RNA sequence: GCCCCAAUAGCUUAAUUCGAAGCGCCGGUUUUGUAAUCCGGAGAUCGGAGGUUAAAAUCCCCCUUGAGGC
Repeated sequence: GCCCCAAUAGCUUAAUUCGAAGCGCCGGUUUUGUAAUCCGGAGAUCGGAGGUUAAAAUCCCCCUUGAGGC
């Protein structure tokens, strides 16, 4: 230098119209107390900029970071 893959909540991952789950966090329940259980809640401008579209996490282009191949 070329090719390919990935980037979504604090972490790990889903998603073909709608932003979801587990763990974690906060509050409650329960217990003599802690953990565990159960219930509820908050938390994402979906890596960055631009484009296409009625509508983009998703498609196109450029860039950044990381992993791999030549």